Annotation
Transfer RNA from a bacterium, 74 nucleotides, folded computationally.
RNA sequence: CGUCCCUUAGUUCAAUCGGCUAGAACGCUUGACUGUCGAUCAAGAGGUUAGCGGUUCGAUUCCGCUAGGGAUGG
Numbered sequence: 001c002g003u004c005c006c007u008u009a010g011u012u013c014a015a016u017c018g019g020c021u022a023g024a025a026c027g028c029u030u031g032a033c034u035g036u037c038g039a040u041c042a043a044g045a046g047g048u049u050a051g052c053g054g055u056u057c058g059a060u061u062c063c064g065c066u067a068g069g070g071a072u073g074g
Base pairs, nucleotide, nucleotide: 001073002072003071004070005069006068007067010026011025012024013023019057028044029043030042031041032040050066051065052064053063054062
């Protein structure tokens, strides 16, 4: 320097060919239970879907560029 892949909640991951309000587990908060903690049960909070543009009636999904990470060739 070329080619390819990945980036979604605090963490690990879903999201069926572009379409309803982006979900789950763990974690966190609150409550119940318990002598206390833990476990268990119930409820809740938490997202610029890496960033900027483009296509489209509509983008996590398609296209381009940028950033970060990884693989590979030279």
It matches the Rfam family "tRNA". Gene Ontology term of the family: triplet codon-amino acid adaptor activity. Rfam describes the family as follows. Transfer RNA (tRNA) molecules are approximately 80 nucleotides in length. Its mean pLDDT, the model's own confidence on a scale to 100, is 81.